[in-house]
RNA sequence: GGGCAGUCGCGCAUCCGCUGCGAAAGCGGGGAUGUGAGGAAAGUCCGGGCUGCACAGGGCGAGGAUAACGGCUAACGGCCGCCGAAGGCGACUUCAGGAAAAGUGCAACAGAGAGAUACCGCCGUCCGUUUGGGCGGCAAGGGUGGAAACGUGGGGUAAGAGCCCACGGAACGGCUCGAGAGUGUCCGUUCAUGUAAACUCUAUCCGCAGCAACACCGUGGUACUGGGGACAACAGGCCUGCCCGGCCGUCCCCAAGGAGGUGGCUGGAGCGCAGCGGCAACGCUGCGCCAAGAUAGAUGACUGCCGCGGACAUGAAAAUGUCCGUACAGAACCCGGCUUACGGUU
Repeated sequence: GGGCAGUCGCGCAUCCGCUGCGAAAGCGGGGAUGUGAGGAAAGUCCGGGCUGCACAGGGCGAGGAUAACGGCUAACGGCCGCCGAAGGCGACUUCAGGAAAAGUGCAACAGAGAGAUACCGCCGUCCGUUUGGGCGGCAAGGGUGGAAACGUGGGGUAAGAGCCCACGGAACGGCUCGAGAGUGUCCGUUCAUGUAAACUCUAUCCGCAGCAACACCGUGGUACUGGGGACAACAGGCCUGCCCGGCCGUCCCCAAGGAGGUGGCUGGAGCGCAGCGGCAACGCUGCGCCAAGAUAGAUGACUGCCGCGGACAUGAAAAUGUCCGUACAGAACCCGGCUUACGGUU
């Protein structure tokens, strides 16, 4: 999230010193005036109000949702601000942002090894004496991979290794700053793969259903259901032909349900403007306003002018003319969000 005007039509409200019926209340017709869809009325995804049912309180379990921090709000899984991470030259955007030493699973192919390993290799030693083999040490170099014992350089060593040192990185703790998540030319300790959009664990929250909810009035009829009263009773009926056993009455009153109607229903966490507070979401104060309420469901159709966008023609330009387009969609208890649809504009 187009504007103005006209004609006809429809819903609702009010009015009529129009009209038919009626004793009246009122019902029907006609007229006048006012008013009559949305930013999404949509999806019904999340949060509330309202209503009914359930429920003493608490705990455990199941299922679902959410997940840094501060704020806003009636509330939220929403919004604002901020932190961290990732992306971008940047304005900015995105986040699936708790836990991987509680446990389990998985990591294709490649590779010796995917969580602790040794294929090539380096070193020592023994055998052989030919290039090889056995045992032991190592994890630097090669190779595989998205990822392999923190990286680079030096010392050290039989060869090596944070084993030691310098610089750098990461995690945790302290300290500084900050309201906090966090942060840093600071200090200390440590260097244990990734994955929870796998199971799982932790913390917090959640009763169920929805306005066709629900409340009230209530014609006909008396079959069924519930409650009460009176009467009958060892009788009768049914299972069942018999025995045992079991179940069951008749009448009156009341309630509930049921056609239909009324309420719920639109004045509300309301809308507009101004001022003030706040970075913002939002809040406070003042003034003004009332703006669909149907029930198979009105809000429509046609016309003219303007606006906006496009194409073409004329024109040096400004402009003018003609034609085309102007979406998505449509209330049904209400409100706050999210998501989706959409001509055009920025």